[in-house]
Context: one part of a larger RNA
RNA sequence: CUGGGCGUAAAGAGUGCGUAGGUGGCUAGGUAAGUUUGAUGUGAAAGCUCCGAGCUCAACUCGGAAAUUGCAUUGAAAACUGCUUGGCUAGAGGGUCGGAAGGGAGACUGGAAUUUUCGGUGUAGCAGUGAAAUGCGUAGAUAUCGAGAGGAACACCAGUGGCGAAGGCGAGUCUCUGGGACGAAUCCUGACACUGAGGCACGAAAGCUAGGGGAGCAAACAGGAUUAGAUACCCUGGUAGUCCUAGCCGUAAACGGUGCACACUUGCUAUGAGCGGAUUCGACCCCGUUCGUGGCGUAGCUAACGCGUUAAGUGUGCCGCCUGGGGAGUACGGUCGCAAGAUUAAAACUC
Repeated sequence: CUGGGCGUAAAGAGUGCGUAGGUGGCUAGGUAAGUUUGAUGUGAAAGCUCCGAGCUCAACUCGGAAAUUGCAUUGAAAACUGCUUGGCUAGAGGGUCGGAAGGGAGACUGGAAUUUUCGGUGUAGCAGUGAAAUGCGUAGAUAUCGAGAGGAACACCAGUGGCGAAGGCGAGUCUCUGGGACGAAUCCUGACACUGAGGCACGAAAGCUAGGGGAGCAAACAGGAUUAGAUACCCUGGUAGUCCUAGCCGUAAACGGUGCACACUUGCUAUGAGCGGAUUCGACCCCGUUCGUGGCGUAGCUAACGCGUUAAGUGUGCCGCCUGGGGAGUACGGUCGCAAGAUUAAAACUC
């Protein structure tokens, strides 16, 4: 190399778009690069293998054959692959109409609650805990009523329900905008496809830079407790931060711990979207169908657990990754970053 694997044993890149490359539908003609087949030349000799012969045998030596799986030249074939010319519509894409959604961005608006300010009523406690204390309060708190300010988050609806490539997305209205399923007429293009090394883009939280903002919460920090101690758990406070704008970072148990695409393979059931049928005044229920999201299970698979038409079944194409544990996702070097660090990634040694 061949070979074996990647849900949980080592192993699917966080996600998408896409370059090179790899792979690629039906049909007709041409070509002959791959492919198949023939001839010729070459593939030194010796050795190896087989047959035979010579030394008394053997080793050894000699003769012949075979092998030398290859290369070159030149014919032939045309199924398959390639190349080329033409055609097709089942893949893929597009147009028109209908319609679901927390998909994205911006603007405006709303109510509840917390905090706080002012005013009224009112008086001695409030808060907190396992129990307390720190804390707040006669300079009038807590409670309650009224008015105002400000920031953040959107109860119920809410659902193994919806949308998005993933991260993620939940008050309402408007504007701009992305994607998908389904259905109709069977309209258009005509293989335009799949995957994708590099590359590019997006990417929770925390963190960083600059400028705002700051109600609540809250690393650090302070105090009170607990305790043998208590750099904690509990309590009272509290700053970064959390929020916005612009930029950076590029990581997560970024998880379905399961790469993407296509095809095939018994079923039952729930639910979301669309359509059709039946029924109805019209719907719902009911039946069928396509797509999505779940549960349970057949065959099959699996070490087992389990998976099971949303496969971890049966196959094909392409990419990524794994190769004993520790050392170590570390050192050095490179690249990126303001930094924090990220990424790429060993060895000695040891078991």
Description
Small-subunit ribosomal RNA, central domain from an uncultured Verrucomicrobiota bacterium, 351 nucleotides, folded computationally. It matches the Rfam family "Bacterial small subunit ribosomal RNA". Rfam links the family to the GO terms structural constituent of ribosome and ribosome. The prediction has a mean pLDDT of 87.